[in-house]
A computed fold for a 508-nucleotide part of an RNA from an Anaerolineales bacterium, annotated as small-subunit ribosomal RNA, 5' domain. Its Rfam family is "Bacterial small subunit ribosomal RNA". The coordinates come from a structure-prediction model, not an experiment, and the mean pLDDT is 84.

Context: one part of a larger RNA
């Protein structure tokens, strides 16, 4: 000199884009953040229209039918494994790259081919009787379904076995043949065409598991680690390879090219600096990994060992009737508390994205956008021109002046901005439909009006005099100033420098 999520001081007019808990992975009051489908289903409500009975004429009770419409508690599907968050942990195939998978899986979504036959019996919701403060929960007993279950049909699906083809380093897996065995389906809307679901089951798309080669900290004041260890055979488990895991059998494997311990840490694209090489960081956006109060172990499910699911078990808080429950902000705001330090308990689904629905929609603190904060970075403004050999006043002075200084004041002139009115968007692919937002912009109209500060001036280093003070107050990033004429400390004047900033501090 450059630079930061910065913070401290003193000072602040405006606008645009940006960015904001780096400390306690500390503990949370509240509200929101994951829902959707009635065109899967049965049940009620509401609502219609007929009617009875009773009316104080308002309506109350019932019945029957219609559900075109609207509502939902529960079964039932499809989401909730996505988006959002933290960076504790992790020195690892975790990440970056370049490969492998002859060892894999992949719900919706796309392209093919085939199919969708027949029965059954349950739960819920309801009803009834409990039981508990709660939270919840037991017992009888009815029911639907695209929920459960059998039968049938069935292959180019699977599994055996038998034979062949070919590639291959290597085939149980590729592919052909032939016997056998085995496994499906569910229906809705429509007058109807048809539509949208369902099943097998070939391919793709995209999305993911595994594995392997190479890279990237720190300490040798860690040197010797290791028994499932390392390797086989066998069987289990897995989509799938493998000591992943058992059981039997050898004795191995790593290691100075640094095993193994220790200690620090999420990693990559980047980002800062530098000519580079290199050092340095990994905030904001963008991929990937891991965690979700801590440990643990599973269930569902294409997919999770699953932030706002379930179990167990501990710390913590909470509510209780003492018997017993309930929570989980590292989602968005928002509290304490820590800290030097870090925001609104907004607005709207109007756009883009997600989820579910045939749609109409709904739901979304994803996002869009407001609020706050010189936190950064760009832009703008605080006026412009003329104005005395130069007012006053301040400061200095050799008292002769000299600076402040064309500065002011005066005169003219402007209106970014600023005030008041007025119009007044794009963002919305064909009507309609804008949170922002009466915002941005634009006209007119008024008046120089609303707006300048911080640091410094001994050398380095740009910029100098007086007064104070008297090794005293103090100053200082290094050298050093201060002990009676301090251009170093205070104050003034004046001066440099940067300027809505300006210094100091921290780290690179």
């Nucleotide at each position: 000199g450059g630079a930061u999520g910065a913070a401290c001081g003193c000072u602040g007019g405006c606008g645009g884009c940006g960015u904001g808990c780096c400390u306690a992975a500390u503990a949370c009051a509240u509200g929101c953040a994951a829902g959707u489908c009635g065109a899967a289903c049965g049940a009620g409500g509401c609502c219609c229209u007929u009617u009875g009975u009773a009316u104080u004429c308002g309506u109350a009770c019932g019945a029957a039918g219609g559900u075109g419409u609207c509502c939902u508690a529960g079964u039932g599907g499809c989401g909730a494994a996505c988006g959002g968050g933290u960076g504790a942990g992790u020195a690892a195939c975790a990440c970056g790259u370049a490969g492998g998978u002859g060892a894999c899986c992949u719900g919706c979504c796309c392209c093919g081919a085939a199919g969708c036959g027949g029965g059954g019996g349950a739960c819920a919701a309801c009803u009834c009787c409990g039981g508990g403060a709660a939270a919840c929960u037991g017992g009888a007993g009815c029911u639907a379904a695209u929920a459960c279950c059998c039968c049938a049909u069935g292959a180019u699906c699977u599994c055996c076995a038998u034979g062949g083809u070919g590639u291959u380093a290597g085939a149980g897996g590729a592919c052909c043949a032939u016997g056998g065995a085995g496994c499906a389906a569910a229906g809705g809307a429509g007058c109807a065409a048809u539509c949208c679901a369902c099943u097998u089951u070939g391919g793709g798309a995209g999305g993911g598991g595994c594995c392997u080669g190479c890279g990237g900290c720190c300490c040798a004041u860690c040197a010797g680690c290791u028994a499932g260890u390392u390797g086989g055979u066998a069987g289990g488990g897995u989509a799938a390879u493998g000591g992943c895991c058992u059981a039997c059998c050898a004795a191995g494997g790593c290691u100075a090219u640094g095993a193994c311990g220790g200690g620090u840490a999420g990693g990559g694209g980047a980002c800062c600096u530098g000519a580079g090489a290199g050092g340095g960081u990994g905030g904001u956006c963008c991929c990937c990994c891991a965690c979700a109060c801590u440990g643990g172990a599973a269930c569902u499910g294409a997919a999770a060992c699953a932030c706002g699911g379930a179990c167990c078990a501990g710390a913590c808080a909470c509510c209780u009737a003492c018997g017993g429950g309930u929570g989980g902000c590292a989602g968005c705001a928002g509290u304490a508390g820590g800290g030097a330090a870090u925001a609104u308990u907004g607005c709207a689904c109007a756009a883009u994205g997600g989820g579910c629905g045939a749609a109409a929609g709904c739901c979304u603190g994803a996002u869009g956008c407001a609020g706050c904060a010189a936190c950064g970075c760009c832009g703008c403004g605080u006026g412009c021109g003329c104005g005395a050999a130069g007012a006053a006043g301040g400061c200095c002075u050799u008292c002769g002046g000299g600076u402040u200084g064309u500065a002011a004041a005066g005169c003219g002139c402007u209106u970014u901005u600023c005030g008041g009115g007025g119009a007044g968007a794009a963002g919305a692919g064909a009507a309609a439909g804008g949170a922002c937002g009466g915002u941005a912009u634009c006209c007119c109209c008024g008046g120089a009006a609303u707006a300048a500060g911080g640091a410094u001036c001994g050398g380095c280093u740009a910029a100098c005099u007086a007064c104070g003070u008297g090794c005293c107050a103090g100053c200082a990033g290094c050298c050093g100033c201060g002990g009676u004429a301090a251009a170093a400390c205070g104050u003034a004047g004046g001066a440099u420098c940067c300027g809505a900033g300006c210094g100091u501090u921290a780290u690179c």